RNA sequence: AGAGUUUGAUCCUGGCUCAGAACGAACGCUGGCGGCGUGGAUUAGGCAUGCAAGUCGAACGAGAAAGCACCCUUCGGGGUGCUAGUACAGUGGCGGACGGGUGAGUAUCGCGUGGGAAACCUGCCUUUGAGCGGGGGAUAACAGUUCUAACGGACUGCUAAUACCGCAUGACGCUGUUGAUCGCAUGUUCGAUAGUUAAAGAUGCCCUCUACAUGUAAGCUGUCGCUUAAAGAUGGUCCCGCGUCCUAUUAGCUUGUUGGUGGGGUAACGGCCUACCAAGGCAACGAUGGGUAGCCGGCUUGAGAGGGUGGUCGGCCACACUGGGACUGAGAUAGGGCCCAGACUCCUACGGGAGGCAGCAGUCGAGAGGCUUCGGCAAUGGGGGAAACCCUGACCGAGCGACGCCGCGUGGGUGAUGAAGAUCCUUGGAUCGUAAAACCCUGUCAGGUGGGAUGAACCACCAUUCGGUUAAUAUCCGAGUGGUCUGACAGUACCACCAGAGGAAGCUCCGGCUAACUCCGUGCCAGCAGCCGCGGUAACACGGGGGGAGCAAACGUUGUUCGGAUUCAUUGGGCGUAAAGAGCUCGUAGGCGGCUCCGUAAGUCAGAGGUGAAAGGUCACGGCUCAACCGUGGGAACGCCCUCGAAACUACGAAGCUUGAGUCCGAGAGAGGUAGGUGGAAUUUCCAGUGUAGCGGUGAAAUGCGUAAAUAUCUGGAGGAACACCGGUGGCGAAGGCGGCCUACUGGCUCGAUACUGACGCUCAGGCACGAAAGCAUGGGGAGCGAACGGGAUUAGAUACCCCGGUAGUCCAUGCCGUAAACGAUGGGUACUAGGUGUUGGGGAUUCUACCCCCUCAGUGCCGCAGCUAACGCAUUAAGUAGACCACCUGGGGAGUACGAUCGCAAGGUUGAAACUCAAAGGAAUUGACGGGGGCCCGCACAAGCGGUGGAGCAUGUGGUUUAAUUCGAUGCAACGCGAAGAACCUUACCGGGACUUGACAUCCAAGGGACAGGCGGCGUAGAGAUACGUCCUCCUUCGGGUCCUUGGACAGGUGCUGCAUGGCUGUCGUCAGCUCGUGUCGUGAAAUGUUGGGUUAAGUCCCGCAACGAGCGCAACCCCUGUCCUUAGUUGCCAGCACGUAAUGGUGGGAACUCUAGGGAGACUGCCGGUGACAAACCGGAGGAAGGUGGGGAUGACGUCAAGUCAUCAUGGCCCUUACGUCCCGGGCUACACACGUGCUACAAUGGCUUGUACAAAGGGUUGCGAACCCGCGAGGGGGAGCCAAUCCCAAAAAGCAAGCCUCAGUUCGGAUUGUAGUCUGCAACUCGACUACAUGAAGUCGGAAUCGCUAGUAAUCGUGGAUCAGCAUGCCACGGUGAAUCCGUUCCCGGGCCUUGUACACACCGCCCGUCAAGUCAGCCGAAUUGGUUGCACCCGAAGUCGUUGAGCUAACCCGUAAGGGAAGCAGGCGCCGAAGGUGUGGCUGGUGAGGGGGACUAAGUCGUAACAAGGUAACC
Repeated sequence: AGAGUUUGAUCCUGGCUCAGAACGAACGCUGGCGGCGUGGAUUAGGCAUGCAAGUCGAACGAGAAAGCACCCUUCGGGGUGCUAGUACAGUGGCGGACGGGUGAGUAUCGCGUGGGAAACCUGCCUUUGAGCGGGGGAUAACAGUUCUAACGGACUGCUAAUACCGCAUGACGCUGUUGAUCGCAUGUUCGAUAGUUAAAGAUGCCCUCUACAUGUAAGCUGUCGCUUAAAGAUGGUCCCGCGUCCUAUUAGCUUGUUGGUGGGGUAACGGCCUACCAAGGCAACGAUGGGUAGCCGGCUUGAGAGGGUGGUCGGCCACACUGGGACUGAGAUAGGGCCCAGACUCCUACGGGAGGCAGCAGUCGAGAGGCUUCGGCAAUGGGGGAAACCCUGACCGAGCGACGCCGCGUGGGUGAUGAAGAUCCUUGGAUCGUAAAACCCUGUCAGGUGGGAUGAACCACCAUUCGGUUAAUAUCCGAGUGGUCUGACAGUACCACCAGAGGAAGCUCCGGCUAACUCCGUGCCAGCAGCCGCGGUAACACGGGGGGAGCAAACGUUGUUCGGAUUCAUUGGGCGUAAAGAGCUCGUAGGCGGCUCCGUAAGUCAGAGGUGAAAGGUCACGGCUCAACCGUGGGAACGCCCUCGAAACUACGAAGCUUGAGUCCGAGAGAGGUAGGUGGAAUUUCCAGUGUAGCGGUGAAAUGCGUAAAUAUCUGGAGGAACACCGGUGGCGAAGGCGGCCUACUGGCUCGAUACUGACGCUCAGGCACGAAAGCAUGGGGAGCGAACGGGAUUAGAUACCCCGGUAGUCCAUGCCGUAAACGAUGGGUACUAGGUGUUGGGGAUUCUACCCCCUCAGUGCCGCAGCUAACGCAUUAAGUAGACCACCUGGGGAGUACGAUCGCAAGGUUGAAACUCAAAGGAAUUGACGGGGGCCCGCACAAGCGGUGGAGCAUGUGGUUUAAUUCGAUGCAACGCGAAGAACCUUACCGGGACUUGACAUCCAAGGGACAGGCGGCGUAGAGAUACGUCCUCCUUCGGGUCCUUGGACAGGUGCUGCAUGGCUGUCGUCAGCUCGUGUCGUGAAAUGUUGGGUUAAGUCCCGCAACGAGCGCAACCCCUGUCCUUAGUUGCCAGCACGUAAUGGUGGGAACUCUAGGGAGACUGCCGGUGACAAACCGGAGGAAGGUGGGGAUGACGUCAAGUCAUCAUGGCCCUUACGUCCCGGGCUACACACGUGCUACAAUGGCUUGUACAAAGGGUUGCGAACCCGCGAGGGGGAGCCAAUCCCAAAAAGCAAGCCUCAGUUCGGAUUGUAGUCUGCAACUCGACUACAUGAAGUCGGAAUCGCUAGUAAUCGUGGAUCAGCAUGCCACGGUGAAUCCGUUCCCGGGCCUUGUACACACCGCCCGUCAAGUCAGCCGAAUUGGUUGCACCCGAAGUCGUUGAGCUAACCCGUAAGGGAAGCAGGCGCCGAAGGUGUGGCUGGUGAGGGGGACUAAGUCGUAACAAGGUAACC
């Protein structure tokens, strides 16, 4: 520090996800040791049991028992002493307000921070001053009586105090009066004066003074205690500034409320309380309400700014079962105190009582989830005490939990037959792997044995030294030295020794992100998954194995937080098209604001000071062996406060200025607005005329109108609406918007020029006004147009598009509505930043005037530089550069929806969520593909022609059906006379039946065999045959063996599957002209350029131009056949001339001329001429030539596309079968047959058929062959066998043609199917199932619907011939020649293709994408009669405890009066009153649960109906 994910690819926007760190965690799996930390986050739910706050006898009274000893005894017991002034209990003092727990409540002076108290309190402690005199009356304990189940009481009697109460004394205290001083005010400080207020003793020692005269007491003295006053310290209380979560779908709140006066109350200020008076106080800088929450130091994350959090430790607050209340006290409104109410639990004798773990352990519950009912006061700290000491679940320790952090170990070295084993394998080997074994070592931890700490110093006591107090050498106090005593942890840490590698490694991951790969299994199943995504038979992604990577006593998962996320942007984002500028103006609050000068010092800056607790963090050093952990010191701390300064900037106050802004004056343009009037053209309609059969409308029609006279034409009238031409990217207006002409009223703008005001400005949350169309209300108006509606068409349908009608509406007036793709998708304002060109309005300059030209101001367009932008683009009218203000955005959907509020007559508008769901949605540009987009061009593509197919019969192939099987494959073009160049058996793969199992075939090994075996073979028997049995015959040898056979093992074999695992081969687009690369350039990039453009071509063929220059694969050419000529050669071919011969024939001699054969050459190149063209390429015409513009034909098929075809040609990975899915045999099937399709043959006839005669080819084939002559047969054919291994012989007759004759338009002398009979040939065999022949039979068919195919010249059509396959079997296929046409105007249309361009929401690429209803399932939310909770407001009722007030006739020891009785003072009980918790009643608000039913939404491989959108999406789309 980034990465993955939208796309075919790219850039951007934007969300989602990951890598990091952290945790009071939990879960899964695993688990050796130690140290330090940490551990009920949920139910502030309920709690059994034990402990957690007592102590003081040196404040006080009383005072045991058990037990022991002694004595007495009636042996029952009693007494005395010790126990012991002890225990328990009581009075009294201090402490139970600390310490410990929890976070429910609390959005607040609660907390944090900084101040204030001249408005306050403070027990114990410290310092200082003064004092502690003298009395009194009670009471608990206790004893007795008594009530009660219990808890607890009642009465009588006795007693003490540091308990309680008077009196005395007393000021510096308090209260009143008063003087001075100081202060910001109330007031402070120092005086004077009057009044008033206190106490308690305990204990140690001693004898100086006094008394008794031993010693003790008064006394003295010491210590503690008590009272009072002042001060300190500590702790607390109150007040203030600033800071402190979300929500406006909470906008108004408040009556003790805000203030004042008097009074009360408090430690103290204060509406804290009360009476009266006034009517205030708070709030958009967010009051009030609602929700949530203890706050902070800190912790965590982050580069930081920030964000999240507040557990452990520390500070503060709040609470103690829930609610209320006071008492005591220095301190509480009191966790282990009290009273009352409520809920719950327990006891009960039913009358009544008891209780409060959010202390430490522990228990139940709920929960994913959190420990021992431990030890000790040894240390630290606390309470009491003079002290010893006691108490202390605070604390110190131990225990449990891998919960976290840190450390250590599970061994080290050597060791290659690279062991065995496992896994993989191309079978060679590789990996685990020096890993193991083996050998040599070490000894941490754990185990055993032994030793063994620090933490302990106090206090106290003993001894001693010095000092203080004192009368004192006593006591006491203080300081010091030495000694004694005290350890839960714990026999722990640590150390030494013993033995022995012995007891100690797992978890996750391995497709990318992200380090790490293979085999098997599975087969969209099982499963994985953080995101993208894996899995449908070769899964590096599932599960297992092997191997590897990472971390390690852990490792993963889940959850949460921050980070990455600059994804709420202060640092540090945006708003033309991605989300986002309000429809527009005015304007309030607010924010911001021109130039000069003076002042102030709020902001700002600087210096000094205070504070910012400790812990934590950081730096240095140090202590535990290290580390974690801990200690010491330093430094940091942005905040707040105070103080002294500065004065540039902002602000404030004062004074000025003119450039921003505005005003006066003079001109100007304009569909700016409102009202009133007025004009012509046109449509419609009415009256009348002319006139006659149609008009109108459409793609074509129909509905409609018209003989009752339409349309057309013409005269006149009526009425409404809109204003042609001018008219213009012209004008005006803030926007919406504004268009005939005239008048009135009126707003704004621009220019020119002086003068004036003197910052008066800009923007603008709320707010006010305006605001197209449609719509609403009332009343008018209504020509045309025209939602709805009616009709006619179209259509599968057509609630549409088209047509005929037509109501609201459109128009006017008044009032609503308040929205639009209200758009420049661009807020308004200011300044600055190259130009060019047009246009509107004005001014200047020039000039004699006008125009042109030039300058300038204000508008309005286009092009374009810098710059900006993701790109497109914007570019002085900015989307550039700046600064001020406002609105708005934060993934898509849900949704501009729901609820609420508000506006509206309504329609509806404004504001505006969430659950749930997806991993995208989106912008711009690129390359393709596509378009019922455009342009250019080509092709038997159409057109023009010729002949067919589709109808018939038959042949053949396919589908379907059938079947035991009808083997398999091919399926639009590009399957269907295709694989198959030939299924009777074989072929053959299929079916039935019968057989074989190392096999029909190959190689190897082991054992055995060899003339008893076996076998190419011959014969015989059985059988359908394979086969079995019998018999005859029978190996080679270099002697090693080979061959052969049997048995066994390796293996063979498979036309079994996968062409979607493959090679090879092939089809197709297409013989179309295209497909690419290198370098360069341009672009952020995908890409582009080149290859586009202008011409031209069959062609990316060539030329020219050009940021391109070159090159490659294709095109063309080179190759073959054919067309002309030359040359060479001359048999088997040829025969002109010469000769011989025949009935005739190159038959013969001979010839080499010709034809021909087959070798080599020539020839054609736009070469020549003319024209066109750009002086090009090229095209057109011509000459010559056998041939002319590629002469004709063939071979030749670019990059690629179709997962095209083929595992059944062959090869091949993987899978499957192995007495069978292999092999052999016989028979059957592939030949079936209601039907459908493709390809063909033959026809339907006279351009023909039949008969007779007669002429002319080419190219092939032939020895398992072609087979002549001759003979036989009507014929197929048979006999025959010459010749020929072929320019020699044979197949072989070419046919159409030509000549002649018959047939005469008919189902025929056409046509030949079908069937019968008789034959021929091939073959082991023609039944299923061959071809041919003869005779007989003589079907359909009279030129073929919709539709569709081929062909541009030696072509179509037509005629025959040959060949491959093959025993036999073509109408098929491949080839050959004969005869031999018609038409091409042309490119509008159909199909296919090429190039350029355009649109796109397509990229599996239009056979694409995609929308809505309906149907099914699941989910969340909304409405919903009603029902049930929570919380809260208001009003009223009732009113506990209790404070306060009042009363107090009942009761009362202390003081006073009084001899007493009694009275007074001071109180108490009780009564009454205000307030008052819980409760009750009524009525509202807010918010949950349930809910018949309703409406929409989201999601879900293959449901229904249509086709809305994307291309001109077939009616442009959208608001």